[in-house]
Context: one part of a larger RNA
Molecule: small-subunit ribosomal RNA, 5' domain
Organism: metagenome
């Protein structure tokens, strides 16, 4: 010189763009961050409409919109956060063989026929709660058989096992117990093929210091068998053998997420790993598994330990390294905001509900960029102030005074883009006995903005509302005066100051930078 997720001082007009607890992986108070489907199910707390009945005060009815709370699906394994662990069960590049994969694409075969419970609720009971017990009722796309098997598993190749569900909407014969069956769409179910995706797994190679760490190692290393997993394997076991790694630094011990990058440098290199992306770990400590396509699960369970809270002393209830927030530590780091209108994710046939994910707004010169705080003319070189050789000489065209503009900003005025999909409505085209429902497609029509009355556009006023910091001895661009006299001070280094200090304060003047300057920390 650069640079920074900085900090501290002094100062401080506007915008646009981006960051923003690096320290205690310290403890949270409140609030909100994962719901949804009534087109899977019995049903009906409560809200509205019908209907009935009324003593006009109300009461019955799930009939109907809907719908709490229940059962059941499908999500909750995503998204968000942290960097404590972790030197390799981690990353990053190249490969590879023994696997899995809901949802989503495409194909192929099906979706018969039964049966037993249990929650909701209803009656008893217990308990301060949290919540629990016992009886009785009931329903599924819950749960179990049986029946069938193109694919599909096993197999001594004969054989042998294995599944399912049902709701939705349309309808011209025909058939009825007037529920519908029957046909068709559509959405699901079940088996199995492939594909797409993600995801387990293994080789090599690379990745920090330290030898004042020189031996480590017993499932250790390898074979057989078995076992266990989606899935190779000492992964586990048993036996049987004696291996296995090391100075090309094992092993200990310290540190430390890792990588695209980033910052610095002419490269080479050195230093870092904030925000964005990918990967990896964790989720009050430590440990297990359940369920599940997927988890050994942040907002799920269960032991145990700390801690904090409620208790009627018996027992209980919690987990902000999610979003704001509050305490502590600290040099230090933001609001307990709006809204789903975009984008994206979950459910849903949709309408739609949810989404502290996001998009935006707020705070703060933290850090980039950008405009401004005026332009022109003005010598009598006015005062004033500082210096003076008292002649003057500098502030200095500086000011005033004249003559113009009006950008930000204040003020009134107008005003988006981001929003075209879903949705209607015609066509056409598919499906179908069908001009019905449904999908596919093109035209149209019509609704939706958190930002925000924002940006942006016009007007009107009036120089008007808007400059500082640090330095002036050399390095280093810039000096004189007073005042203090080795004192009070300054100092990155040399080294000022002990009575003429260009180095210490003040003042005028100069030089640099400029909404920022300067110190301090760091890094190359």
């Nucleotide at each position: 010189g650069a640079u920074u997720g900085a900090a501290c001082g002094c100062u401080g007009u506007c915008g646009g763009a981006a960051u923003g607890c690096u320290u205690u992986a310290c403890a949270c108070a409140u609030g909100c961050a994962a719901g949804u489907c009534g087109a899977g199910c019995g049903g009906c707390a409560g809200c509205a409409u019908g209907g009935a009945c009324u003593u006009c005060g109300g009461u019955c009815u799930g009939a109907u919109g809907g719908c709490g709370a229940g059962c059941g699906g499908c999500g909750a394994a995503c998204g968000g956060g942290u960097g404590a662990g972790u030197a390799a069960u981690a990353u990053a590049u190249a490969g590879g063989a023994a696997c899995a994969u809901a949802c989503c694409u495409a194909g192929u075969a099906a979706u018969g026929g039964g049966g037993g419970a249990u929650a909701a609720c209803g009656c008893c009971g217990a308990g301060a709660a949290a919540u629990c017990g016992g009886u009785g009722c009931u329903a599924a796309u819950a749960c179990c058989g049986c029946a069938u098997a193109c694919g599909c598993c096993c197999u001594g190749a004969g054989g042998g096992g294995g599944a399912a569900a049902g709701c939705g909407g349309g309808g011209g014969a025909u058939c009825u117990u007037c529920g519908g069956a029957c046909c068709u769409c559509g959405c699901g179910u079940u088996a199995u093929u492939a594909g797409a995706u993600u995801g387990g797994c293994c080789u090599a190679u690379a990745u920090c210091u330290g030898a004042u760490u020189a031996g480590c190692u017993a499932g250790u290393u390898g074979g057989u068998g078995a076992g266990g997993u989606a899935a190779a394997g000492g992964c586990u076991c048993a036996c049987c053998a004696a291996g296995g790694c090391u100075u090309c630094g094992a092993u200990c011990a310290g540190u430390a997420g890792c990588u695209g990058g980033u910052c610095u440098g002419a490269g080479a290199g050195g230093a870092u790993g904030a925000u964005c992306a990918g990967c990896c770990a964790c989720a009050c400590u430590g440990g297990a598994a359940c369920u599940g396509a997927g988890a050994c699960a942040c907002g799920g369970u269960c032991c145990a330990g700390a801690c904090u809270c409620c208790u009627a002393c018996g027992g209980g209830a919690g987990g902000c390294a999610g979003c704001a927030g509050u305490g502590g530590g600290g040099a230090a780091u933001u609001u307990u905001g709006g809204a789903c209108a975009a984008u994206g994710g979950g459910c849903g046939a949709a309408a739609g509900c949810c989404u502290g994910a996001u998009c935006c707004a707020g705070c703060c010169a933290u850090u980039c960029c950008g405009c401004g705080u005026g332009a022109g003319u003005g010598a009598a070189g006015a005062a004033g102030g500082c210096c003076u050789u008292c002649g003057g000489g500098u502030u200095g065209u500086a000011a005033a005074g004249c003559u113009c503009u009006u950008u930000c900003g204040g003020c009134a005025g107008g005003a988006a883009a981001g929003a075209a999909a879903u949705c209607g409505u015609u066509g056409c085209u598919c499906c179908u006995a069908a001009u019905a429902c449904g999908a596919g497609u093109a035209a149209u029509g019509g609704a939706u903005g958190a930002c925000g009355g924002u940006a942006c556009c016009u007007g009107a006023a009036g120089a008007a509302g808007a400059a500082g910091c640090a330095c002036c001895g050399g390095c280093u661009a810039a000096c004189u005066a007073c005042g203090u006299g080795c004192c009070a001070g300054c100092a990155g280094c040399c080294g000022c100051g002990g009575u003429a200090a260009u180095a210490c304060g003040u003042a005028g003047g100069g030089u640099g930078c400029g909404a920022g300057c300067g110190u301090u920390a760091a890094u190359c």